[in-house]
């Protein structure tokens, strides 16, 4: 300097155009227990940023950020 990956709740993570963006683990809160812990329950809390294509984007494209990585 080119060219390929990835980016979703506080953390791993599903999610290949339509419907309330779902899960575990954490966090609050009740119940249970004498009290913590365990253990049901419920409830908060995310699509990296801007544009584009569409009726309709997390999702497809283009830019930019950042992370990764091949290569000269």
């Nucleotide at each position: 300097g080119u060219c390929c990956c990835c980016u979703u709740c506080g953390u791993c993570u599903a999610g290949u155009g339509g419907u309330u963006a779902g899960g575990a683990c954490g966090c609050c809160a009740g119940a249970u227990u004498u009290u913590c812990a365990u253990u049901c329950u419920g409830g908060a809390a995310a699509c990296a940023g801007g544009g584009g294509u569409u009726c309709g984007a997390c999702u497809c494209c283009c830019c930019u950020a950042g992370g990764g990585g091949a290569u000269g």
Transfer RNA from a Sneathiellales bacterium, 72 nucleotides, folded computationally. The sequence was found in a public genome assembly. Lineage of the source: Bacteria > Pseudomonadati > Pseudomonadota > Alphaproteobacteria > Sneathiellales. Its mean pLDDT, the model's own confidence on a scale to 100, is 82. Its Rfam family is "tRNA". It is annotated as a transfer RNA.